Source information
Predicted 3D model of an 82-nucleotide RNA (c-di-GMP-I riboswitch aptamer).
[in-house]
RNA sequence: CAUACGAAAGGGCAAACUUGCCGAAAGGCAAGGGCGCAAAACCACAGGCCUAAGGACAUUCUAUGGCGGCUGGGUUGCCGAA
Numbered sequence: 001c002a003u004a005c006g007a008a009a010g011g012g013c014a015a016a017c018u019u020g021c022c023g024a025a026a027g028g029c030a031a032g033g034g035c036g037c038a039a040a041a042c043c044a045c046a047g048g049c050c051u052a053a054g055g056a057c058a059u060u061c062u063a064u065g066g067c068g069g070c071u072g073g074g075u076u077g078c079c080g081a082a
Stems, first nucleotide, its partner, number of pairs: 005080002012037002017032006035069001041075003045072003048067003054062003
């Protein structure tokens, strides 16, 4: 000094589940809750996954709807023991 790495301290976020609201659904928001997280902060760019209202050649297909707490990539970022 902080690319890498991850002890401590302070602070931060908040899975499942419950309630309410929004939504066709997936899902989202708020409150409670706390499994976990050093990017569990931001961006749907690549892949992946979920849904199928509407549409179509219709027992199926389809994202213009979603998921960043699935992986990669980009941008920003707290602390400093070994």